[in-house]
Context: one part of a larger RNA
Formats: sequence, structure tokens, C1' cells
RNA sequence: UGACGGGGGCCCGCACAAGCGGUGGAGCAUGUGGUUCAAUUCGACGCAACGCGAAGAACCUUACCCAGGCUUGAAGUGCGAGUGAUCAUCUACGAAAGUAGGUUUCCGCAAGGACACUCGUAGAGGUGCUGCAUGGCUGUCGUCAGCUCGUGUCGUGAGAUGUUGGGUUAAGUCCCGCAACGAGCGCAACCCUUGUUUGCUGUUGCCAUCAGGUUAUGCUGGGCACUCUGCAAAGACUGCCGGUGAUAAACCGGAGGAAGGUGGGGAUGACGUCAAGUCAGCAUGGCCUUUAUGUCUGGGGCUACACACGUGCUACAAUGGCCGGUACAAACCGUCGCGAGCCCGCGAGGGGGAGCUAAUCGGAGAAAGCCGGUCUCAGUUCGGAUUGCAGGCUGCAACUCGCCUGCAUGAAGUUGGAAUCGCUAGUAAUCGCGGAUCAGCACGCCGCGGUGAAUACGUUCCCGGGCCUUGUACA
Repeated sequence: UGACGGGGGCCCGCACAAGCGGUGGAGCAUGUGGUUCAAUUCGACGCAACGCGAAGAACCUUACCCAGGCUUGAAGUGCGAGUGAUCAUCUACGAAAGUAGGUUUCCGCAAGGACACUCGUAGAGGUGCUGCAUGGCUGUCGUCAGCUCGUGUCGUGAGAUGUUGGGUUAAGUCCCGCAACGAGCGCAACCCUUGUUUGCUGUUGCCAUCAGGUUAUGCUGGGCACUCUGCAAAGACUGCCGGUGAUAAACCGGAGGAAGGUGGGGAUGACGUCAAGUCAGCAUGGCCUUUAUGUCUGGGGCUACACACGUGCUACAAUGGCCGGUACAAACCGUCGCGAGCCCGCGAGGGGGAGCUAAUCGGAGAAAGCCGGUCUCAGUUCGGAUUGCAGGCUGCAACUCGCCUGCAUGAAGUUGGAAUCGCUAGUAAUCGCGGAUCAGCACGCCGCGGUGAAUACGUUCCCGGGCCUUGUACA
């Protein structure tokens, strides 16, 4: 100087408390451990591994296993020699890969060249090892308020001071004081989005206004008033008033305002810590391998199952289930695509193909909600696992191992021990919608809107953190 303390003081954070909803019990989905297996490829392991890499394992992917092949090789580069083949097509064998055989070059007058193959060679290749040799990227403490430097001063020195102190703040934020005076990286602001208004814009919106037309509809002419789309601008700064305070910084209350005291959300992550994670995204040193640890193909496996754990979905019902009717979104996607109306089918779906490169057409019916009916507390008209049969779709192919539909079947489950998680407002809870990946496959992930709470006395305690101080046999 740090680190640590079941030392002290001050202060924060859904840290506790106050509340609401869960997990832990059930069934299923998914990841992991374990076990099994020819293989169940590999990595990730407290927080910060475990719906994680994987934003799509039937083949492919694929790295694993079995079997069949190849050996300058599946792809790429250079050199030497040789050949006229190669491709394509045909035949045979084969599960395919491939092997064997037949037909068969182009440009140029020529020299030669192109292309390809064979042999040799330099070398290719490796998801083989080392993340404790590395780059790059990432997680985490933590969006915590800290981390440092120059000059000066103090100290023999390590170092100190500044950065401590009095206030204040979300903040090393600001004010005052002070042997310090300044400065840098962080904080804040500048950026995006959302909330208000104005101007401009006008193939979306509007009968607001005028006219035409319809059973009906901005349907048509016409018009940008309104909604909206986009661009630009204004607006919030403790600016104003009162009080408290050291007359400071600031805090409390108020006015005006769409909005206050960082308005809400996002992006943004200082010096560093964990030899944290990744050699399997990529790059890369070293080591290892070279008729195999490379490469091609068929099949299997990654989907196994006594069990244990994590994360979720669906429930256990009446604030509910079922049936009929009816209302209101946002964001997004679509030409190898989205695919209306119409017809067929109980349905999944099929036929057909209008329109749309999309504010124009389509996906697209939002659901919870509201109105009416029924069920009456029951393992039930709750719950839907499991299983049987019959079908549909994608795809070369759904046996291992896809998703969906119909009929039948109807399991556990009556609110969950110890323990434990999330959340402070348009949040939790609850309801549906879209997208990426993708031929197909979503209870996961990423977004979008609808409905919409309760509670916070307080900081004694648990956890994590910041500043000052104290002790120490630790560095």
C1' cells in the first nucleotide's frame, strides 16, 4: 500500500421487509449428470454450466460407431516427365461410393497452346492435443463510481498528498474548505425510440365538405381538413415563485405545462479481477498424424433408460369448462414466395388460381373481453398423458426418428415437505399475434400489442457493493 475481520461509522441495490405470482409434489417437453451401448461425437460445471454453443440431429448436417472403397487424395498451388484423353453416354458388378470395359478432344497452316488424366515430387488434409503458448471475441464483479497521470510539496524509502474533511447527488455530481494546482479514462450530455405541438408532405385516411353510384363498402370524381405516413422544428433548463440551507451546491413545496427535476425505455461497460470461456466460428505458435487421426459412400448413433437435478409447458377447475353470437391491436413477413373469393372434405388438407416485388394484394379469424345458454362440486361436461384404428402434409425416404387431423381410450393430478425464484407501473400477472432458423418440425428464443394489479412502515437482520476508520502472525 492492499486484502481480510462472526471490528466500528456513513450510504446504496427487489438485498431484506411489505405484497403479487411461481418453482420444489403430478403428467409431458427440453438440457445435464449417471448408467447403458459398436457408437450413444465434442465443448460448457457455484453465482457467471445445465430450453447453454444448437436461430431447427429422419438422409445431409455429423465431428461418433459398423461396413464397403480411395491414396498427390473431396478442394487448392508449383515443378518435371508421359498420354489424348476428360466430360458425357452405354454395358457389367454393387447398398451406394466406386471398379472394369466400349464409343469419344478442342483451337491453330505449323510451332505450339487449351483442357484433362497418369506417374514422380514440393507438399495438401486433420472438428487430432495444448484456451496453462496465443490473437480476436465474450461472460462476470457492474452501468458499481470508481481508476490514474503531470508538476509541486512531504517522507531515508516503500509511498503519501491531490482522491481526505463539511454538505449534497443516481454519480470522484456539484459547492465550500484544504500543500496542493491542473489533467486523462469513467459519470453526465451528445445518439436511437416513446410521450406534446407546429410547418411541409399526400395513389393510406375522410363523407369532414361537394357530386355520382350501391342491398352494402372511400366504391368513383374531387379534396389534404382530421387520423396517419415520413421529414424538419419547437419544447424541460431547477428556467419562475415560496421555504430550508453557509449568502453556496442542493433539497422540499407550488405555478404553468403533454411532460418535470436523469420524463419512460434502449444503445453505450473505466483501470482491472476470475491462468474465467472459446484451438469446434475464425486466425495462429508448438506437438502429433500421412494407404490414415485424411477422404468418399451405405446403414446406424447423437432420440438409449433403473435413476438424480436444472429450465419450461399443461393442469388440478365455477374469477371455471363447453356451445352459439359479437367487438377492438401492434409489430412483422411474402415472387424458388404470400396465396383471397369459389368448389370438395367432419377435419388436417385438397382442387383451382384472382391479386400482389406490396401503406395498394395476401398471411389475417387476434385472444382474453362482451351477450346468451348449459354444467352444480363430482377425479366431474375438470385434466389431458398413454394407447388402438383411420387419414393428411413435407420430403428420394417419416421403421429406428417428423408434424398435424378425426374417432375411440381416458392415466397421474384435489394447490404441492425442507427449501427456493421473479417482479416497484403500463411493471407483475394474464391473453393472443408475428419473426429468425427452416423442405418439414417450437411448450425454446427474439419481438409485438390487449387487459391490467397489490405493496414498500422501515434498514435491526440475510446477500452483494461503495467511502472513511481500526486490528492483523496474510501478500